The prediction has a mean pLDDT of 81.
The RNA shown here (transfer RNA) has 81 nucleotides and comes from a Minisyncoccota bacterium.
The sequence was found in a public genome assembly.
Rfam family: tRNA. Rfam links the family to the GO term triplet codon-amino acid adaptor activity. Rfam classes the family as a transfer RNA.
The source organism's lineage runs through Bacteria, Bacillati and Minisyncoccota.
[in-house]
RNA sequence: GCCCGGGUGGUGGAAUUGGUAUACACGCGCGACUUAAAAUCGCGUCCCUCUGGGAUGCGGGUUCGAUUCCCGCCCCGGGCA
Numbered sequence: 001g002c003c004c005g006g007g008u009g010g011u012g013g014a015a016u017u018g019g020u021a022u023a024c025a026c027g028c029g030c031g032a033c034u035u036a037a038a039a040u041c042g043c044g045u046c047c048c049u050c051u052g053g054g055a056u057g058c059g060g061g062u063u064c065g066a067u068u069c070c071c072g073c074c075c076c077g078g079g080c081a
Stems, first nucleotide, its partner, number of pairs: 001080007010026003019064001027045006046054003057073005
């Protein structure tokens, strides 16, 4: 230099053909249980100036509508030279 895959809450990781982003698990907080703790169970857990708005690596484009499609760039992993 070229080719392929990937980047989403604190972490892992879904979102099938473009149509409710953050399902599920872990972690964390509070509570129940216990003499106490562990385990287990219940509830909660992105941000803001909150009748609403923002956010999927960054910037553009297409579209009524983009995590998804297209272009450029950055980063990570693999392959070729």